The RNA shown here (SAM riboswitch aptamer (S box leader)) has 117 nucleotides and comes from a soil metagenome. RNAcentral holds the sequence, with entries from MGnify. Its Rfam family is "SAM riboswitch aptamer (S box leader)". From the family's description: The SAM riboswitch is found upstream of a number of genes which code for proteins involved in methionine or cysteine biosynthesis in Gram-positive bacteria. The SAM riboswitch acts at the level of transcription termination control. The predicted structure consists of a complex stem-loop region followed by a single stem loop terminator region. An alternative and mutually exclusive form involves bases in the 3' segment of helix 1 with those in the 5' region of helix 5 to form a structure termed the anti-terminator form. This entry represents the conserved core of the complex structure involving helices 1-4. The prediction has a mean pLDDT of 78. The model forms 94% of the base pairs in the Rfam consensus.
Parts: sequence; C1' cells; structure tokens
RNA sequence: UUAUCCAGAGUGGCGGAGGGACAGGCCCUGCGAAGCCACGGCAACCAGGCCCCGAAUGGGGUUGUUAGGUGCCAACUCCUGUCUCCGGGAUUCAGAUAAUGAACCGGAGGAAGAUGA
Repeated sequence: UUAUCCAGAGUGGCGGAGGGACAGGCCCUGCGAAGCCACGGCAACCAGGCCCCGAAUGGGGUUGUUAGGUGCCAACUCCUGUCUCCGGGAUUCAGAUAAUGAACCGGAGGAAGAUGA
C1' cells in the first nucleotide's frame, strides 16, 4: 500500500492469576487466566494441482480427495468509541411556547485493531 474481518475449528501436560489491543461497558477465569510444549482441528491469503489466454516474463478461471508457508481455534473485530454523512422523532436541554441546534435512537462510511500478500 492492498485484500479480508456476522462462517469455521480444542484436548492434554507444565504453569500459576490474570485475560478479552487501548478506554468505557460487558464478559471469561482456582470446574485453573496469561505464557510454553505436545497432539488435534479450522481455514484457501500465499504456494501447489487442473483448465484457458499469451512468444514470454505473466494474466484469468477453478480446485480441499493438495494443509507446504503464514494465520486462527469463547462471545460479529464481544459491543461502543474521536470524526463525517443520511434518516428518526417519543423524551430531555438550549432557544422565544418558533425555526433550529444538542443529547438520544437507527443506518452508511471513515478511523483504530487483527491477519495475509
């Protein structure tokens, strides 16, 4: 920089109190957290196989009865976030009993984060 992120997949041993990125929330955890190890599993980003195009570097399609390189195996990236836009109108606040704005609710995007290349 770019692609993806509502799918999927855990047991044992060591270890001992933290963990879910951060903040808030909400959760997980002595019926054993993090971390390490072993075995197992999920998955198709890269790689591989097959087909097509091309003179060729290469490009496109397809494939898990290819798990080799990574990755992952509580909860949608657990939820929300500072920002922008769209919509809403019950309530509250400001305003003049107005217009309108803010809080608030819903949606989209972006940001942040994770993983691959």